[in-house]
RNA sequence: AAUUCAUCCAGAAGGGUUGAGGGAAUAGGCCCAUUGACGCCCUGGCAACCAUCCCGUUCCACACGGGAAAGGUGCCAAUUCCUACCCUGCGAGUAAUCGUAGGGAAAGAUGAGUU
Numbered sequence: 001a002a003u004u005c006a007u008c009c010a011g012a013a014g015g016g017u018u019g020a021g022g023g024a025a026u027a028g029g030c031c032c033a034u035u036g037a038c039g040c041c042c043u044g045g046c047a048a049c050c051a052u053c054c055c056g057u058u059c060c061a062c063a064c065g066g067g068a069a070a071g072g073u074g075c076c077a078a079u080u081c082c083u084a085c086c087c088u089g090c091g092a093g094u095a096a097u098c099g100u101a102g103g104g105a106a107a108g109a110u111g112a113g114u115u
Stems, first nucleotide, its partner, number of pairs: 001115008013043005021032003026084004044076003049072002052068006080107001085104008
């Protein structure tokens, strides 16, 4: 870098440092930010994907289900902040189309695997 699978409306902040932008990219919206955001460092915390241990299912199990703990990651404004493409319902409109609710996709993030 490509690819596969799973998850993404829950949860979790203080200090130091820096100094103007930041919320992935494009566009629109909305929001955060000199009462110092974003980033970085320290400390603390959340969660439980992988690994570990225990119990059950099972012929057995490295499979499936449940639990413990917290070693490797991850995460700690807003649903992945919202929308964008497709489908469906409803509403507006002569229509094009727009609004709204739901579902799906795409993109992205994280984990685990493969090349």
A computed fold for a 115-nucleotide RNA from an FCB group bacterium, annotated as SAM riboswitch aptamer (S box leader). The sequence was found by an Rfam model in a public genome assembly.